[in-house]
RNA sequence: GGAGUUCGCCAGGCAGUCGCUGCACGGCACGCCGUGUGGAGGAAAGUCCGGGCCCCUCAGAGCAGGAUGCCGGCUAACGGCCGGGCACCGCGAGGUGACGGAAAGUGCAACAGAGAGCAGACCGCCGAUGGCCUGCGACGGCGCCGCCGCAAGGCGGCAAUGUCCUUCUCCCGCAAGGGAGGUGCCCUUCUUCGGGAGGGGUGGGCACAGGCAAGGGUGAAACGGUGGGGUAAGAGCCCACCGCGGACGUGGCAACACGGACGGCACGGCAAACCCCAUCCGGGGCAAGGCCAAAUAGGGAAGCCAUGGCGUGGCUCGCGCCGCUUCCGGGUAGGCCGCUAGAGCGCGCCGGCAACGUCGCGCCCAGAGGAAUGACUGCCCACGACAGAACCCGGCUUAUCGGCGAACUCCCCCC
Numbered sequence: 001g002g003a004g005u006u007c008g009c010c011a012g013g014c015a016g017u018c019g020c021u022g023c024a025c026g027g028c029a030c031g032c033c034g035u036g037u038g039g040a041g042g043a044a045a046g047u048c049c050g051g052g053c054c055c056c057u058c059a060g061a062g063c064a065g066g067a068u069g070c071c072g073g074c075u076a077a078c079g080g081c082c083g084g085g086c087a088c089c090g091c092g093a094g095g096u097g098a099c100g101g102a103a104a105g106u107g108c109a110a111c112a113g114a115g116a117g118c119a120g121a122c123c124g125c126c127g128a129u130g131g132c133c134u135g136c137g138a139c140g141g142c143g144c145c146g147c148c149g150c151a152a153g154g155c156g157g158c159a160a161u162g163u164c165c166u167u168c169u170c171c172c173g174c175a176a177g178g179g180a181g182g183u184g185c186c187c188u189u190c191u192u193c194g195g196g197a198g199g200g201g202u203g204g205g206c207a208c209a210g211g212c213a214a215g216g217g218u219g220a221a222a223c224g225g226u227g228g229g230g231u232a233a234g235a236g237c238c239c240a241c242c243g244c245g246g247a248c249g250u251g252g253c254a255a256c257a258c259g260g261a262c263g264g265c266a267c268g269g270c271a272a273a274c275c276c277c278a279u280c281c282g283g284g285g286c287a288a289g290g291c292c293a294a295a296u297a298g299g300g301a302a303g304c305c306a307u308g309g310c311g312u313g314g315c316u317c318g319c320g321c322c323g324c325u326u327c328c329g330g331g332u333a334g335g336c337c338g339c340u341a342g343a344g345c346g347c348g349c350c351g352g353c354a355a356c357g358u359c360g361c362g363c364c365c366a367g368a369g370g371a372a373u374g375a376c377u378g379c380c381c382a383c384g385a386c387a388g389a390a391c392c393c394g395g396c397u398u399a400u401c402g403g404c405g406a407a408c409u410c411c412c413c414c415c
Stems, first nucleotide, its partner, number of pairs: 001411010012380007020039009041386001045397002048395005053285004065281005070084005085099001086097004100276002105274002107270002122216002124212003129209002131206006137164003143158006165184001167182006185200006224242006243265001244263002248259004289337004299328006308322005344363005350357002381384001
C1' cells in the first nucleotide's frame, strides 16, 4: 500500500421565522392567550418467540395437541445471548449448523442397474475338483502366453510346419539303398508278436457342472478402506495400518478428546417419515381491566292519594294492576384512571474468558385519543437511506444513502 474478518457507534449540521402538541406557572372576557420546558427509531416495522401487567379463574394427574432438542452457563423468561465440543467451509482472521435416538417398532429409496438390505452375477476372472476332446522319442522354433523392467530387453512356459531317430508292415531294386503307412510315458491283461483293450501319470484345449466377487459397468447410496500375504481365481481367508464396536484407563462439571489392549466386521442411509425419549406450555389480551356517572326506558324499596279507575266476585271485605313523591342499585353516552420512574439510561469500581451480576454516583428521556413532532429561509459539507410511537420490556427477523472507531488476518514493497 492492497484485499478482508469480527465487534461497537453515528444516521446531515448550524442559525432564524411561522406552526402542532404533553406538562408547569401566570393572566383573564373561562376557553383561549403568554412564558418556560419536553417532543420517535435503530429498526418505532413484521407480530415470529419470551416475559411483566390485567381479567376469567385454580389448571392435581392422565390423554390429545404444540414447541424445543450436542454440553455448560447467563436471564424474569425465551426458540435469545455467551463460552465450549463435534461436523463442514475458508490459506487465514473467522463463518455456518432442526447437532437427542436408526442393535424399540412400522415404513421409504424415483430412474438406472444383475442386485437396494439378512442382496446380487450383465461384462469379467478361474475352472483347482468333476466332465468332454487331445498330445506323449530327439532336434528345431513360425507363433502365443505369463512375470519383471520407464524402455531397449530379460527370464519362464506352451508350441505349428519341418528334419532326424526307434520299431513294425508293405512296395521298387540283384544289391547298396529309396518310397508309403503305422508305432513311440508308466502299469495290468490279451495276442496271429505287428498291435488291441483297460487303468494311471503328465501336458494342452473347451468353458459343461461349478467356484469367485478382485476389476469393469449402474446409482445419491452396492454389505468396511489401503497395502501385503495367500489362492485355480478370489475373499477379513490371514496380517499391518486406518475406520467401526462394546468395555477399561487418563483429562474434563459435561458434550467430548486421547491412549493401549480386545473383537475379524456383526451394527449401511433417511426421524425437515410415522414414531420413541427428555424438558416446557391453563385461556384471553390495554377494545385487558378499574372508578365516576346524565337524559330516556325499564327494575327494587318505602311512603302518599280522589278511598279514584280497571280486573276478580252475586255483594262487602280482601287481593292484583294503573297514579304521585323520595331513595337505592345495575348500566349506556360522556369523563377519569390504567399511561409511562422502568427487569430504565449514563459513568465508574469490583467479580466473571464472556453473556451477565453486585455496589456507588449522576440523570428523567413522547404519552396522544382524529391522534402532535411540520413548513419556509440562509450558510456549510462527504448532498443525506430505510422508515413514524399507541400498555411496557427482552430477543429474533426483515428494510436501510453513507460514514467513523477498535482489534485481528492474508498478500506485496521498504528499512
About this RNA:
A computed fold for a 415-nucleotide RNA from a Betaproteobacteria bacterium, annotated as Bacterial RNase P class A. It was read from a public genome assembly, where an Rfam model found it. The coordinates come from a structure-prediction model, not an experiment, and the mean pLDDT is 79.